About this RNA
Predicted 3D model of a 682-nucleotide part of an RNA (large-subunit ribosomal RNA, domain II) from a Bacteroidota bacterium. The coordinates come from a structure-prediction model, not an experiment, and the mean pLDDT is 84. RNAcentral holds the full RNA, with entries from ENA.

[in-house]
Context: one part of a larger RNA
RNA sequence: GCCUACGAGUUGCGCGUCGCUGGCGAGGUUAAGGAUUUUAGGUCCGCAGCCGGAGCGAAAGCGAGUCUGAACAGGGCGCUGAGUCAGCGGCGGCAGACGCGAAACUUUGUGAUCUACCCAUGGCCAGGUUGAAGGUGCGGUAACACGUACUGGAGGACCGAACCGAUAAGCGUUGAAAAGCUUCCGGAUGAGCUGUGGGUAGGGGUGAAAGGCCAAUCAAACUGAGAAAUAGCUCGUACUCCCCGAAAUGUUUUUAGGAACAGCGUCGGGAAUUGUAUUGAGGAGGUAGAGCUACCGAUAGGACUAGGGGGAGUCACAUCCUACCAAAUCCUGACGAACUCCGAAUGCCUUGAUACAGAACCGGCAGUGAGGGCUCGGGUGCUAAGGUCCGAGUCCGAGAGGGAAAGAACCCGGACCUACCGCUAAGGUCCCGAAAUUUACACUAAGUUGAACAAAGGUGGUCCAGCUGCAGAGACAGCCAGGAGGUUAGCUUGGAAGCAGCUAUUCCUUUAAAGAGUGCGUAACAGCUCACUGGUCGAGCGGCAGGGCGUCGAUAAUAAACGGGCAUCAAGUGUAAUACCGAAGCGUAGGAUGGAUGAAUGUCCAUGGUAGGGGAGCAUUCCAACGGCAGAGAAGGUGCAUGGCGAUGUGCGCUGGAGUUUUUGGAAAAGCAAAUGUAGGC
Numbered sequence: 001g002c003c004u005a006c007g008a009g010u011u012g013c014g015c016g017u018c019g020c021u022g023g024c025g026a027g028g029u030u031a032a033g034g035a036u037u038u039u040a041g042g043u044c045c046g047c048a049g050c051c052g053g054a055g056c057g058a059a060a061g062c063g064a065g066u067c068u069g070a071a072c073a074g075g076g077c078g079c080u081g082a083g084u085c086a087g088c089g090g091c092g093g094c095a096g097a098c099g100c101g102a103a104a105c106u107u108u109g110u111g112a113u114c115u116a117c118c119c120a121u122g123g124c125c126a127g128g129u130u131g132a133a134g135g136u137g138c139g140g141u142a143a144c145a146c147g148u149a150c151u152g153g154a155g156g157a158c159c160g161a162a163c164c165g166a167u168a169a170g171c172g173u174u175g176a177a178a179a180g181c182u183u184c185c186g187g188a189u190g191a192g193c194u195g196u197g198g199g200u201a202g203g204g205g206u207g208a209a210a211g212g213c214c215a216a217u218c219a220a221a222c223u224g225a226g227a228a229a230u231a232g233c234u235c236g237u238a239c240u241c242c243c244c245g246a247a248a249u250g251u252u253u254u255u256a257g258g259a260a261c262a263g264c265g266u267c268g269g270g271a272a273u274u275g276u277a278u279u280g281a282g283g284a285g286g287u288a289g290a291g292c293u294a295c296c297g298a299u300a301g302g303a304c305u306a307g308g309g310g311g312a313g314u315c316a317c318a319u320c321c322u323a324c325c326a327a328a329u330c331c332u333g334a335c336g337a338a339c340u341c342c343g344a345a346u347g348c349c350u351u352g353a354u355a356c357a358g359a360a361c362c363g364g365c366a367g368u369g370a371g372g373g374c375u376c377g378g379g380u381g382c383u384a385a386g387g388u389c390c391g392a393g394u395c396c397g398a399g400a401g402g403g404a405a406a407g408a409a410c411c412c413g414g415a416c417c418u419a420c421c422g423c424u425a426a427g428g429u430c431c432c433g434a435a436a437u438u439u440a441c442a443c444u445a446a447g448u449u450g451a452a453c454a455a456a457g458g459u460g461g462u463c464c465a466g467c468u469g470c471a472g473a474g475a476c477a478g479c480c481a482g483g484a485g486g487u488u489a490g491c492u493u494g495g496a497a498g499c500a501g502c503u504a505u506u507c508c509u510u511u512a513a514a515g516a517g518u519g520c521g522u523a524a525c526a527g528c529u530c531a532c533u534g535g536u537c538g539a540g541c542g543g544c545a546g547g548g549c550g551u552c553g554a555u556a557a558u559a560a561a562c563g564g565g566c567a568u569c570a571a572g573u574g575u576a577a578u579a580c581c582g583a584a585g586c587g588u589a590g591g592a593u594g595g596a597u598g599a600a601u602g603u604c605c606a607u608g609g610u611a612g613g614g615g616a617g618c619a620u621u622c623c624a625a626c627g628g629c630a631g632a633g634a635a636g637g638u639g640c641a642u643g644g645c646g647a648u649g650u651g652c653g654c655u656g657g658a659g660u661u662u663u664u665g666g667a668a669a670a671g672c673a674a675a676u677g678u679a680g681g682c
Stems, first nucleotide, its partner, number of pairs: 001682006011095003015092010027051003033045005055062002065077004098236002101233001105226003109222002116200009125190001127159003130155001134151006163187003168183004202218001204214003239617006249262005263368002265365005274357010289342001290340002296336002300332004305326001307325002309322004371396010401412003416591004421587003427581003430565003436578001438577006449567002457552003461549004466544005478536005484509003489503003515530001519528002592607006618671001620668006627661003636655008
């Protein structure tokens, strides 16, 4: 892991409540017990008790009333009649109360054969080394002291086996072993190791102290009992079909993953006239917007002008100036959730009409009270977040199908069943891959693009429309020629001659035209060139702002961001058009169930669904009654066929070898895929 068996809303109550069915009914009913009876059971007694029949008040008490009260006031609770007993069902209460599950608590006992410490009594420690005190001899001293040689054999002394331990590494890690093996390593006469016997016990022991150890168990051992402790928590909770179908909100909560009440679901009852939509009429309002010489606040520039600063003036005042700051006032401009002279749309309220619905209310039973995405209006945040908090809507949740490559909530669209039928939606139609290599006109050259995505800024890439200038009296570009004189303008300067710099109504002349000079150049000149002019050529050439599509900007880690192949008058982009494909949408045909309607063949509508409510059924075991089948083969097993939407039923063959069961009722140890479920097997 699989298979088989077992495995979870039960039972009791002289409890409550609601519904259904039945008996009796202003009444209803017996309990224990007794009688009868072979048993189960039935019948008959048994009126003790219980519920109802009257309430109100704390009570005395009064009574269809009563209490409060001064009240014959008002108000509160009542009265104007339906209950009760039994059965069944839903839910609640008390009990273990759907099943399994603690960590723990209390109490009775059992443990020191493991281990900690202690007591008593025994045992053990190869070999080697060092050489304390003391002693003796000699030397030495007045005597000691002291020196020296030998002797001696001390030590939580040294090295190192047994023994005890456990430093490092490796191996082992479903091990050979629930702590081991190998090599290295520490102690090894001591606070040493060890045998035997004995002692200390659970909030207790023992502890050279690690919360260590107390029988592979220790921040409180183990065993029985209280005990089915409690578990607002987790997991699991078993056959079928049909109808409806939520919530993730509000208030409160030692409350926040739990509850109570309300909201939203379902089932039963259900009078009256309610609800929804559209439209007409009438209302309230201060949002969006807008506005502010309409207030409040804030505010840029200017004018004007108190006050201040600075300056001038002066012995001191006065007075004057001011590209400074600035109140009030005026002009221009402009801001505000907590500003408003104004002011919508939508929404809301009342009411008339029309259309369509079945609600309100009462009662039984719930679940929900973690929500989430998207669009719009806002708060918060960074006008960040797949952020967070409100409001309006929608979808997912509880919604399958088609599209978006893939993808809860984006687009299309709500799946009763069947069909190798048709039409469409979104989206598509070159191939993968159903359908246009469709039509017309443009644009793009970047594979831009072809469904993730990008800016400021640049762009003589290209296309379009517009304004404007020049142009057959010849433009623009190219080519040929000219581009001069006063003069090297003046000043400056070493020099300054068109061209370092400064000055300048920058002049005059000759001209077709030619600047006191556009750039290069020289030390300064020279030289080249431009403006300007003529010729040649022969038709368009410039400027400005705007739009379309491109282009650069463009950088991330394996090669990889059109789904891919691939695509360039497109299979890209824009505009217009036709056809086709395309879903569980719509239609067609047949069928099922529910509802409405009808006299009826019928017709019409509905039938996605989690939590959850309601309805109808299938199967298993046992019982009762009436029947049936069975050695000419029951149950069980197995194969085939067949009925039923389904749970499942039936028939036949083989096997099996003795019971079995329809129907109508009744009663339950009544249905398994899951609970790291239990047991067995594989």